[in-house]
């Protein structure tokens, strides 16, 4: 600075699934996926074994072991009338100030 990008805080939108049961408890089936947390697909590096070649690299092909995202997959946590409140989006102040 006609202010990138991030965070924060107010504002407006914002999904799912029990106003379950009973002996009311530190309790019973049931469920749901959007706080938060876990897990993995392609990808990537290592090892190893086999092709490959005289032998090696190097290249193939399996395998192991790591890495590896989401709104997918658990469902620890959290949640199942309303109200509240969350992922996310928008918006406005505030901080940061990146390119020029």
């Nucleotide at each position: 600075a006609u202010g990138a990008u991030u965070a924060u805080u107010g504002c407006g939108g914002g999904a799912g699934a029990g106003a379950c049961c009973u002996a009311u408890a530190u309790g019973g089936c049931g469920c749901c996926g959007a706080a938060g947390g876990a897990g993995u697909a392609a990808u990537u590096a290592u090892u190893u074994a086999a092709g490959c070649u005289a032998g090696c690299c190097a290249c193939u092909u399996a395998a192991a072991u790591g890495u590896g995202a989401a709104a997918c997959u658990c469902u620890c946590a959290g949640g199942c009338a309303a109200a509240a409140g969350u992922a996310c989006c928008g918006u406005a102040a505030u901080a940061u100030g990146a390119c020029a």
This is a predicted structure of a 100-nucleotide RNA (Glycine riboswitch aptamer). The prediction has a mean pLDDT of 77. It was read from a public genome assembly, where an Rfam model found it. Rfam family: Glycine riboswitch aptamer. Its family is annotated with glycine biosynthetic process in the Gene Ontology.